[in-house]
Context: one part of a larger RNA
RNA sequence: GGACGAACGCUGGCGGCGUGCUUAACACAUGCAAGUCAAGGGGGCCCGCAAGGGUAACCGGCGAACGGGUGCGUAACACGUGAGCAAUCUGCCUAGAUGUGGGGGAUAGCCGGCCCAACGGCCGGGUAAUACCGCAUACGCUCACUACCUGGCAUCGGGUGGUGAGGAAACUUUCGAGGCAUCUAGAGGAGCUCGCGGCCUAUCAGCUAGUUGGUGGGGUAACGGCCUACCAAGGCAGUGACGGGUAGCUGGUCUGAGAGGAUGGCCAGCCACAUUGGGACUGAGAUACGGCCCAGACUCCUACGGGAGGCAGCAGUGGGGAAUAUUGCGCAAUGGCCGUAAGGCUGACGCAGCGACGCCGCGUGGGGGAUGAAGCAUUUCGGUGUGUAAACCCCUGUUGCUCGAGACGAACAAGCCUUUUCGAGGGCUCUGACGGUACCGAGUGAGGAAGCACCGGCUAACUCCGUGCCAGCAGCCGCGGUAAUACGGAGGGUGCGAGCGUUGUCC
Numbered sequence: 001g002g003a004c005g006a007a008c009g010c011u012g013g014c015g016g017c018g019u020g021c022u023u024a025a026c027a028c029a030u031g032c033a034a035g036u037c038a039a040g041g042g043g044g045c046c047c048g049c050a051a052g053g054g055u056a057a058c059c060g061g062c063g064a065a066c067g068g069g070u071g072c073g074u075a076a077c078a079c080g081u082g083a084g085c086a087a088u089c090u091g092c093c094u095a096g097a098u099g100u101g102g103g104g105g106a107u108a109g110c111c112g113g114c115c116c117a118a119c120g121g122c123c124g125g126g127u128a129a130u131a132c133c134g135c136a137u138a139c140g141c142u143c144a145c146u147a148c149c150u151g152g153c154a155u156c157g158g159g160u161g162g163u164g165a166g167g168a169a170a171c172u173u174u175c176g177a178g179g180c181a182u183c184u185a186g187a188g189g190a191g192c193u194c195g196c197g198g199c200c201u202a203u204c205a206g207c208u209a210g211u212u213g214g215u216g217g218g219g220u221a222a223c224g225g226c227c228u229a230c231c232a233a234g235g236c237a238g239u240g241a242c243g244g245g246u247a248g249c250u251g252g253u254c255u256g257a258g259a260g261g262a263u264g265g266c267c268a269g270c271c272a273c274a275u276u277g278g279g280a281c282u283g284a285g286a287u288a289c290g291g292c293c294c295a296g297a298c299u300c301c302u303a304c305g306g307g308a309g310g311c312a313g314c315a316g317u318g319g320g321g322a323a324u325a326u327u328g329c330g331c332a333a334u335g336g337c338c339g340u341a342a343g344g345c346u347g348a349c350g351c352a353g354c355g356a357c358g359c360c361g362c363g364u365g366g367g368g369g370a371u372g373a374a375g376c377a378u379u380u381c382g383g384u385g386u387g388u389a390a391a392c393c394c395c396u397g398u399u400g401c402u403c404g405a406g407a408c409g410a411a412c413a414a415g416c417c418u419u420u421u422c423g424a425g426g427g428c429u430c431u432g433a434c435g436g437u438a439c440c441g442a443g444u445g446a447g448g449a450a451g452c453a454c455c456g457g458c459u460a461a462c463u464c465c466g467u468g469c470c471a472g473c474a475g476c477c478g479c480g481g482u483a484a485u486a487c488g489g490a491g492g493g494u495g496c497g498a499g500c501g502u503u504g505u506c507c
Stems, first nucleotide, its partner, number of pairs: 001507004006503005013362006019355002021320001026318003030315003035062003040059002044055004069273003079197007088190003093186008101135001103133002110125006141166011171178002199245003206236003211233008248270004252263004275296005298309004326352001328351003334348001335346004365395004375386004399448001400444005409434001414429006451496005456477003462491005472479002
């Protein structure tokens, strides 16, 4: 000098864009943050003469594994980068092929009865499905055996056949459509393996028994000591094993001419975690934050028998701290989930609020004006400085205030009309939280808007008074003991300016 998620002191006019618990991964009152589908099913209730409509508890489907938060743990294939899987899986989506035949037994809701403080639970009866379970079909799938062709990377891979065994489905309909099953390919996603790379410590020198390898078996979507039985005795280490400390990693950010050094907040990618520890279930997919079970700590309710809970989601509270915001508005846009759609949900997101926390922009007026007023300071008492500064004259109208007008962001979806190669295209209507906001115009009137630090040298800027090694200053050198440009005040000056200084940290 630059930088900051900063804090503190003094001061403070406006706007735009960003940004805001770095500490206690401390504890949490309250509200909201994941639902949706009636075009899967049978009932209940309400309206209706009926047709039909409304509501939404239950069964069922999809989603809840995304999105959002935090950085505890982790020195590790966690991350980055480059390869590999001839060792793998993949719901929804896209393209293609084929099929959607025929049966069965239950159960919730419901009805009746009972227990319980609550949470909740039990018995009996009876009912449906795109819920559940067999059968048929499949020869495109899987497995075993086998023939031929072909390729490579060691175990071998791919293609075309044959034989045997096994394996599917679900229908609804307003007839427009929406689904279901099997297979192939793709896209996107996930899993696994390896090369290389990135902290400190030797006041840690030896470490290791599932340890290193093999065989058989199990397990997994899949390779593998991943697990298990047996066999062998290996494996790692001064190119730092093992241990200890610290730490999420990266794109990046700051600094620097660069090399390098430091750092990883916001944003983006990956990882890990969800009160602590452990466990599985469901599912295409699970660290399952707002799922389940067990144990611990804590909090709450209780009729004392027993139950309920998890903000490191958004707000908000207490606490800790030098220190960090609203219990706001809206789904209008973008995106997500569900739905044929209409639409519903969405503290993601879009906005608004608070904070000079940062960056950027603007303003606090412009021109003229000397008998150089007054005041203040100083003085060698003549004067000098403040100083064109003010007053005064002439203007302007940024911003503020008042009034008027007033957006872009809106494209869709849907409805109507229309064109059509039937894929789709065009026109009209409808939809805005922000917001009567931005922007624009008019009026008003210099009117409402300047401070902070410093002035001994480094370092731009000097005098007077007070004090008298006192009170104090100080980044370093050092000032102060009676004329202090260094302390305190004043006048003047210098620097920066809605900021200016101080402290902390990095280069």

Small-subunit ribosomal RNA, 5' domain from an uncultured Actinomycetes bacterium, 507 nucleotides, folded computationally. Rfam family: Bacterial small subunit ribosomal RNA. The coordinates come from a structure-prediction model, not an experiment, and the mean pLDDT is 81.